Molecule: small-subunit ribosomal RNA
Organism: uncultured Spirochaetota bacterium
RNA sequence: ACGAACGCUGGCGGCGCGUCUUAAGCAUGCAAGUCGGGCGGCAAGGGGGAGCAAUCCUCCCUAGAGCGGCGGACUGGUGAGUAACGCGUGGGCGACCUGCCUUGGGGAUGGGGACAGCCGCUGGAAACAGCGGGUAAUACCGAAUACGACCGUCAGCUUGAGGGCUGACGGGGAAAGGGGCUAAGGCCCCGCCCUGAGAUGGACCCGCGUCCCAUUAGCUGGUUGGUGUGGUAAGAGCGCACCAAGGCGAAGAUGGGUAGCCGGCCUGAGAGGGCGAACGGCCACACUGGGACUGAGAUACGGCCCAGACUCCUACGGGAGGCAGCAGCUAAGAAUAUUCCGCAAUGGACGAAAGUCUGACGGAGCGACGCCGCGUGGAUGACGAAGGCCGAAAGGUUGUAAAAUUCUUUUGCGGGCGAAGAAGAAGGCGGGCAGGGAAUGGCCCGCCGGUGACGCCGGCCCGCGAAUAAGCCCCGGCUAAUUACGUGCCAGCAGCCGCGGUAACACGUAAGGGGCGAGCGUUGUUCGGAAUUAUUGGGCGUAAAGGGCGCAUAGGCGGUUAGAUAAGUCUGGCGUGAAAGGCGGGAGCUUAACUCCCGGACUGCGUUAGAAACUGUGUAACUAGAGUCAUGGAGGGGGAGUUGGAAUUCCUGGUGUAGGGGUGAAAUCUGUAGAUAUCAGGAAGAACACCGAUGGCGAAGGCAGGCUUCCAGCCGAUGACUGACGCUGAGGCGCGAAAGCGCGGGGAGCAAACAGGAUUAGAUACCCUGGUAGUCCGCGCCGUAAACGAUGCGCACUAGGCGUCGGGGCGAGCGUUCCGGUGCCGAAGCGAACGCGAUAAGUGCACCGCCUGGGGAGUAUGCCCGCAAGGGUGAAACUCAAAGGAAUUGACGGGGGCCCGCACAAGCGGUGGAGCAUGUGGUUUAAUUCGAAGCAACGCGAAGAACCUUACCAAGAAUUGACAUCUACCUUUUAACUUAUGGAAACAUAGGAAGCCUUCGGGCGAGGUAAGACAGGUGGUGCAUGGUUGUCGUCAGCUCGUGUCGUGAGAUGUUGGGUUAAGUCCCGCAACGAGCGCAACCCUUGCGUCUAGUAGCCAGCGGGCAAAGCCGGGCACACUAGAGGGACUGCCGUGGAUAACACGGAGGAAGGUGGGGACGACGUCAAAUCAUCAUGCCCCUUAUGUCCAGGGCUACACACGUGCUACAAUGGGCGGUACAGAGCGGAGCGAAGCCGCGAGGCGCAGGCGAAUCGCUUAAAGCCGCCCGUAGUCCGGAUUGAAGUCUGAAACCCGACUUCAUGAAGCUGGAAUCGCUAGUAAUCGCGCAUCAGCAUGGCGCGGUGAAUACGUUCCCGGGCCUUGUACACACCGCCCGUCACACCAUCCGAGUUGGGGGCACCCGAAGCCGGCAGUCUAACCGCAAGGGGGACGCUGUCGAAGGUGCGCCGGGCGAGGAGGGUG
Repeated sequence: ACGAACGCUGGCGGCGCGUCUUAAGCAUGCAAGUCGGGCGGCAAGGGGGAGCAAUCCUCCCUAGAGCGGCGGACUGGUGAGUAACGCGUGGGCGACCUGCCUUGGGGAUGGGGACAGCCGCUGGAAACAGCGGGUAAUACCGAAUACGACCGUCAGCUUGAGGGCUGACGGGGAAAGGGGCUAAGGCCCCGCCCUGAGAUGGACCCGCGUCCCAUUAGCUGGUUGGUGUGGUAAGAGCGCACCAAGGCGAAGAUGGGUAGCCGGCCUGAGAGGGCGAACGGCCACACUGGGACUGAGAUACGGCCCAGACUCCUACGGGAGGCAGCAGCUAAGAAUAUUCCGCAAUGGACGAAAGUCUGACGGAGCGACGCCGCGUGGAUGACGAAGGCCGAAAGGUUGUAAAAUUCUUUUGCGGGCGAAGAAGAAGGCGGGCAGGGAAUGGCCCGCCGGUGACGCCGGCCCGCGAAUAAGCCCCGGCUAAUUACGUGCCAGCAGCCGCGGUAACACGUAAGGGGCGAGCGUUGUUCGGAAUUAUUGGGCGUAAAGGGCGCAUAGGCGGUUAGAUAAGUCUGGCGUGAAAGGCGGGAGCUUAACUCCCGGACUGCGUUAGAAACUGUGUAACUAGAGUCAUGGAGGGGGAGUUGGAAUUCCUGGUGUAGGGGUGAAAUCUGUAGAUAUCAGGAAGAACACCGAUGGCGAAGGCAGGCUUCCAGCCGAUGACUGACGCUGAGGCGCGAAAGCGCGGGGAGCAAACAGGAUUAGAUACCCUGGUAGUCCGCGCCGUAAACGAUGCGCACUAGGCGUCGGGGCGAGCGUUCCGGUGCCGAAGCGAACGCGAUAAGUGCACCGCCUGGGGAGUAUGCCCGCAAGGGUGAAACUCAAAGGAAUUGACGGGGGCCCGCACAAGCGGUGGAGCAUGUGGUUUAAUUCGAAGCAACGCGAAGAACCUUACCAAGAAUUGACAUCUACCUUUUAACUUAUGGAAACAUAGGAAGCCUUCGGGCGAGGUAAGACAGGUGGUGCAUGGUUGUCGUCAGCUCGUGUCGUGAGAUGUUGGGUUAAGUCCCGCAACGAGCGCAACCCUUGCGUCUAGUAGCCAGCGGGCAAAGCCGGGCACACUAGAGGGACUGCCGUGGAUAACACGGAGGAAGGUGGGGACGACGUCAAAUCAUCAUGCCCCUUAUGUCCAGGGCUACACACGUGCUACAAUGGGCGGUACAGAGCGGAGCGAAGCCGCGAGGCGCAGGCGAAUCGCUUAAAGCCGCCCGUAGUCCGGAUUGAAGUCUGAAACCCGACUUCAUGAAGCUGGAAUCGCUAGUAAUCGCGCAUCAGCAUGGCGCGGUGAAUACGUUCCCGGGCCUUGUACACACCGCCCGUCACACCAUCCGAGUUGGGGGCACCCGAAGCCGGCAGUCUAACCGCAAGGGGGACGCUGUCGAAGGUGCGCCGGGCGAGGAGGGUG
């Protein structure tokens, strides 16, 4: 934007538009007639007359029909066919026609014969037809006349031309009347005939333009031309006969598909692209196909004939029909209207006219289908009603919106008034003019004069009353507009991206908002955006895209000078480019849409005049491009021939003996029949070490021993010559690695296939031993490749630097310079970046090839090539929202480099086996509450489950509640308590008691009652959260500012060289600084010093005891606990860049962060926790909350984790004996002493709120004795009995003691853990929790090792680098088969309908021709007869039909094949 459709909605008017599908079929009505002024004639009716009447005669008026004329070829419809001179545009016609119209010239004399109608008869159902009779004309036919015209002959003039003009002679051809007036002579009007010109309309021809397919490449027999003839209005192969063999085609013939063309319409900045409804021009068609007739015109929409299909009528014999006219119907479809009014206007046919006809047209109706305009009210109206929605509330919002007050009346309803479209008429009157003798008549002007479908129109006036009138879509981003609830990957949305899995701005609803508005959305289609087919205006190194390479054809493009020309080009004039539309201006409807006027435009084509720079063309010349000759040079350039040595294998012989060979390791294999090794000789084939290169040559593929020969290319330098001879190159032709193929040779080595051996889960592989094609030669095919510089060829121009190959100039030399190759780095520039950069991927020019999202697919099919393998060309359906390039940051790698860590290794001790403890899984259960889940859950939350705890279960009980706040009422004299009964308790029922202050009212507190707000929840969601925590990881990292670099992501800094435990430090550096981390600062420990000296200490002095710091005294020491010191690579040496730092040394209690702790960067794991706590949302509310007694969390066939104790002699038992540290104690630690074998009890009387007293004997150790390798004097489970303690209570279910019992276990498979020094190991002690309960946890000290070569490997980590198709990031991504479902496609025995072609058969109508059978008015003839005509017969052509076919594309198709999606 739309000829639209669909959904929701719908007040009015104007102007437009309205079967896009099925050129499917159609009932009914209407759409083309008219003329009596061409002709004959006339029903009904009326008048007159005759007759009694029937009836007859006559006159008038005519209808219908007929003859005749004009019109039916216009108008109207449709778009089937048509790729064509069909259309558009411009021309030609010297090759033509043209009724009516205009304007000239001339004429119209005189005759004749028919046929309709009509009448009579006949056939038929009908349609209709036949026979006979008779009749008119502007119907028909002779004759006369012939200015022109036409034909023939001749002559002249003229044109560019086949034409025109003129003259002479000859030939042949016309006609119609009707009306009016009249002075009856004639005149006038309408017609008629011949002819000229014009106008209009048409025919034909030509240039140019006009869709897709080359997977259509060859087409053509009337085909191309000629001659002759026919034919037409007219040229022509248009037709025919003969002759010739042509014609068309890559600038696309032929074939196939599609399509009416144009003015224009839509879009677009334009160039373009799409379209061809309405309006206008042209064409074609009229049921399908064929045909002619008539006519000025048709091969005729509402005419004719024939054939076919279909429908209808029928008396079955025959007939009728053609809405793609206007309405209307059926069917089809997503879909498109009234069987309306009128000829009033415009236009048309006929007519002298009146007029008749006109579904053209003018109008009305229906449809929001479109465009345009108007309205659905205007004003005032609150710190802002109600309601709704949101909000914790405050409040916000709907919103001046409403209500209310007031105003207006478009529209509407009712009533009234009332334009314009109408003028020309006919006719009348008046005036004038021409002509004429007059009249009618002709021409001009003025006045009068009838006519309206629309239409109860528009418009105007009055009355009424805000009265009759708003919806649709959207609100995640694009894109303008947001909240709530519901839902819970459901229901649904979606144009793309994408939303929805319990807080959804995305679904649904509501409220609010945004947009448009009598419409709004959706769908479809076209253009745009899309520079995404690029003419304007793109690309091809890596994104899609350079042909594998050359030679060359057509074509395209082409150096310098002069003059010529004027095709291209440019300028002016003329013609044309219809109108409408579009654009600008103006005008008319109240405006606009709409309509009208003017202008300009129509970018084009033709023609003419001119210009000459450029291109073209031809001419003359030139030498700078290109080439030729002479000369020098390098080279794995090619072909052929010939020749050489090394090596390998094989053969023969010699020496020689046990292996050889091969691999990661082996084996197959080979060897005592003598291998390997070694020596000599011989044979064969293939390839050419060193030179050798970053090198040379070739167009590419490619080319390598030496020599000979033939051929070709290239480079340098100088001179001469040719004179643009050039560049590119569609088709074409040739060359073209390897493999492969055919034939024939050859075959040493190597080696697909194949065999065996290994490897492996397997191993149709990688490795090994063999081995055939092949590799080699000749001849012939193939024609591909990562045929790559992934870079077509040529020419020119545009900084440099460093190599190298060939040649030249200058130079003594060093060197420098020029040309041609081949490399590296780089300026400008280019590029998405990577990169390219005189060897361009820079800047230009010329030409060729190629690309246009991924998959399907280089597939299918067709064609071409090939012996085959296969190659060339090369799709579509379907499907996806990407595929891809370059670069960035990460992550990852069975990539690399560097470096760490009890990571491995080295070592010590464990776990895994046993018994027990404890946690977990599982199972069980009424319940075994819940959480934790690899590392980083599992002696974890639990630093204490008998009740409690407790969250679980079964039973019981109460319901404002066990707990908080508020309101009301009641009670209340040292407060919130207590008694009785039932009960397991909770609780229920009943009774009693009662505080502080006071102004006596009351207040506070407490208790109670009732109700309501509310409480309560260890109910859910750790994936809604806060907080806290684990882990990577005490790893050395993570970032920022500014600057710089990059289009950008981002980089730099942070990389590099060293160094460190460390991004620690140093140096360097487009970086310079900074932050969070590291380190340090803090605590503790290790050594002095100082201060202080009790409850600690006791050296010296004194006292004293059996003894003891017990006492005086003293703070020296120890200790305690405070301060400060001390260590900083500070000093020396060596190494190192003189640095950082490292190593060694001195000193020192301690040495290179001295040991330990606290401390955990940016972040990761949707890690853990809603059951510590907090918290959003959801859920429960006589219960998912609360209380209570009991049970359970303690279950047990099993499995795992963490531990304890052991298996023993480095031990066990017994006896004796020594030495800690750190803690703890008032509902506490609890001494001495006594009792008990012991746990423990008594002691509560001593001491201690603790450097005072107590727990508190530390144990291993040491000294001594026994045990002697034994399931034991090891080990202690289990069980029995008796006890102790705590506690209301130890049955389920505590710890401990004694006696008895004495189980498994004799060092633990695969596997696995900890530890690097005061560590491991081992020994005991304490503490928290706690009434009681410790093998666990947290601490403390005692004794006290071994080992670390080292960093290859395992695990984890850091830095740099590399690859990447990974980025929820390797637990990634992803490939193919198989199975299933669906979809489209290909092949397919066939089958089915369609299109076109050719050949043949049949052959309608009909034109043309032939024949002369039948009939026959006009003319000729006296007649016979003739001429002519009609019918008939017949020939060519000829539609439909039939037959045949190596044609074309389509449908279906068992089955087969691959593809896509899930």